[in-house]
SAH (S-adenosyl-L-homocysteine) riboswitch aptamer from a Gammaproteobacteria bacterium, 76 nucleotides, folded computationally.

RNA sequence: AGGUCUGAGGAGCGUUGCGAUGGGGUAGUCCCACCAGGCUCAGGCCAACCAUGAUCUACAACGGCGCUCGCUUGAC
Numbered sequence: 001a002g003g004u005c006u007g008a009g010g011a012g013c014g015u016u017g018c019g020a021u022g023g024g025g026u027a028g029u030c031c032c033a034c035c036a037g038g039c040u041c042a043g044g045c046c047a048a049c050c051a052u053g054a055u056c057u058a059c060a061a062c063g064g065c066g067c068u069c070g071c072u073u074g075a076c
Stems, first nucleotide, its partner, number of pairs: 002046008010069006018038001021033004037062001
């Protein structure tokens, strides 16, 4: 660093619609549907071209637009 699965990143309502996905069609690659965890972190498995280990301490950063709630801190 790759693929896949699981978990976590407080919760919900409405809305737009890129990519992916599904369907239709085509000279062009268009139309329709769906769609705001597709991102990051941790772990398992696979593959392994390369990565990587131990101890201590601390602990996430982000996620279109509008609204509501929850949690924490501060001010009045």